[in-house]
RNA sequence: UUCAGACAAAGGCAAAACCACUGAAAGGUGGCGACGCAAAGUCUCCGGUCUAAAGGGCGCAAGCCCCACGAUAGCGGGACCGCCGGA
Repeated sequence: UUCAGACAAAGGCAAAACCACUGAAAGGUGGCGACGCAAAGUCUCCGGUCUAAAGGGCGCAAGCCCCACGAUAGCGGGACCGCCGGA
């Protein structure tokens, strides 16, 4: 440096549910809690998915439709960085 992680060691993260805060929502943050994870570390560059506030369209209205500049890195790919032992 590359490759693949076993039933080793040391440690790490924390799904759902519930509570609080936050957000238009999706979601996020903290607490509690462990479903899982060898990158479940970091980044929205690509694809997907979720939401649809603002904006646009329709409508007398209620409302409906479109739309990401919002979100998801624990949907996949990619980039960067990293622990352990092995070959």

This is a predicted structure of an 87-nucleotide RNA (c-di-GMP-I riboswitch aptamer) from a Gammaproteobacteria bacterium. The coordinates come from a structure-prediction model, not an experiment, and the mean pLDDT is 90. The source organism's lineage runs through Bacteria, Pseudomonadati, Pseudomonadota and Gammaproteobacteria.